[in-house]
RNA sequence: CCAUGAUAAAGGCAAACCUGUCGAAAGGCAGGGGCGCAAAGCCUAGGAUCUAAGGUUCAAGAACUGGACUAUGAUAGCCUGGCUUCCCAA
Repeated sequence: CCAUGAUAAAGGCAAACCUGUCGAAAGGCAGGGGCGCAAAGCCUAGGAUCUAAGGUUCAAGAACUGGACUAUGAUAGCCUGGCUUCCCAA
């Protein structure tokens, strides 16, 4: 230096759940919390999954209502890929 990831050192992040808040929802953000994480740091490019406001469509179907489809919404703590990166035993 490269690789690897230990019952090492120093630090870091923070699931469920609770409170507040934003959102149609999925979910986000802040505080508490701590299941876990060596990239659980960052990026929706490919896949997967979640949601369906709006749109399309169906219904006796104009309205109300309900069903189906749809991402332009969301998950980077689902996988692949890209970028960056602390420490280090054997």
Molecule: c-di-GMP-I riboswitch aptamer
Organism: Syntrophomonadaceae bacterium